[in-house]
RNA sequence: UCACGACAAAGGCACCCCCGUCGAAAGGCGGGUCCGCAAAGCCACGGGUCCUCCGGCAGCUCCAAGGCCAGGACAGCCGGGCUACCGAC
Numbered sequence: 001u002c003a004c005g006a007c008a009a010a011g012g013c014a015c016c017c018c019c020g021u022c023g024a025a026a027g028g029c030g031g032g033u034c035c036g037c038a039a040a041g042c043c044a045c046g047g048g049u050c051c052u053c054c055g056g057c058a059g060c061u062c063c064a065a066g067g068c069c070a071g072g073a074c075a076g077c078c079g080g081g082c083u084a085c086c087g088a089c
Stems, first nucleotide, its partner, number of pairs: 004087002012037002017032006035076001041082003045079003048074005055069003
């Protein structure tokens, strides 16, 4: 240095649920909590899942529901990229 991840040491993150807050929603943020995590640090690039107030299209006699586009969310769903603490085998 690359790989690997210990019943090691130091430190880190925080599911569900509850409270507050932002959002139309998925969900975000802050606090409590602690299911878990060796990248549970960062990036929506490929796949996936979820949402859809407004807008567009097709369809329909018309409307609604639903569909497609478009937009958004999830990095704690999988893959990929970038970066990083410690050091037994």
Notes
Model confidence (mean pLDDT): 86 of 100. A computed fold for an 89-nucleotide RNA from a Frankiales bacterium, annotated as c-di-GMP-I riboswitch aptamer. Lineage of the source: Bacteria > Bacillati > Actinomycetota > Actinomycetes > Frankiales.